[in-house]
RNA sequence: AGACCAUCCCGAGCGGCCGAGAGAUCUGGCUCGUCGACGCCGCAGCAACCUUCGGAUGCGAUCCGCCCCCUCCGGCGGAUCCUUCAGAAAAGGUGCUACCGCCAGGACCGAUGGGAG
Numbered sequence: 001a002g003a004c005c006a007u008c009c010c011g012a013g014c015g016g017c018c019g020a021g022a023g024a025u026c027u028g029g030c031u032c033g034u035c036g037a038c039g040c041c042g043c044a045g046c047a048a049c050c051u052u053c054g055g056a057u058g059c060g061a062u063c064c065g066c067c068c069c070c071u072c073c074g075g076c077g078g079a080u081c082c083u084u085c086a087g088a089a090a091a092g093g094u095g096c097u098a099c100c101g102c103c104a105g106g107a108c109c110g111a112u113g114g115g116a117g
Base pairs, nucleotide, nucleotide: 004114005113006112007111008110013043014042015041016040017039021032022031023030025106026105027104028103029102044097045096046095049093050092051089052088053087055085056084058082060081061080062079063078064077065076066075067074101109
């Protein structure tokens, strides 16, 4: 950052505070809410994007060694890194914990994570 990529029908709630609207926005519907919603805080949990682990993968990158008398070319092996794939973990960075992003239609849609430059 108005680049780009991935995901958005699985999963996971209690307590305290607050006090009237809330489910992002518009229209229509449906739902939650003074039996206290939404929000904030605490704790707990879910998940596995980043992360960690080992495995596999590749006309991949760099370096090292060996073979070919030597060099080039070539071949083989190893180390580190990278790509991709499936798996495991849950310490760390986020995220999430009514309803498919509540549903349908709309728009410079939005949210979350990663993130080249």
Predicted 3D model of a 117-nucleotide RNA (SAM riboswitch aptamer (S box leader)) from Nesterenkonia sp.
Its mean pLDDT, the model's own confidence on a scale to 100, is 80.
RNAcentral holds the sequence, with entries from Ribocentre.
Taxonomically the source falls in Nesterenkonia (Bacteria, Bacillati, Actinomycetes, Micrococcales).